[in-house]
RNA sequence: GGGGACGUGGUGUAAUGGGAGCACGUAGCCUUCGCAAGGCUAAAAUGGCGGUUCGACUCCGCUCGUCUCCA
Numbered sequence: 001g002g003g004g005a006c007g008u009g010g011u012g013u014a015a016u017g018g019g020a021g022c023a024c025g026u027a028g029c030c031u032u033c034g035c036a037a038g039g040c041u042a043a044a045a046u047g048g049c050g051g052u053u054c055g056a057c058u059c060c061g062c063u064c065g066u067c068u069c070c071a
Stems, first nucleotide, its partner, number of pairs: 001070007010024004018054001026042005047063005
C1' cells in the first nucleotide's frame, strides 16, 4: 500500500428495510426481625459523516477503531 471480517446499554449478545430486544449487572420498591434468594418497576445502546428509500442496526460511499490475509 491492497483485500476481507467486525463495531448495538456498564458487559455479553439478537434483530434478512417497518414496534431497538434478551441475559447478567446497576438503582428503587415488595417480601424478612435482618441478610440472601425471589418478585415487580425504572435508567441506560445502533463508532462518525453523508447518500438511497415513504421508512435504514440493516443497502451504498467516505472515514475512525479492532482483528486478519497478501505484498
Predicted 3D model of a 71-nucleotide RNA (transfer RNA) from a Phycisphaerae bacterium. Rfam family: tRNA. It is annotated as a transfer RNA. Its mean pLDDT, the model's own confidence on a scale to 100, is 84.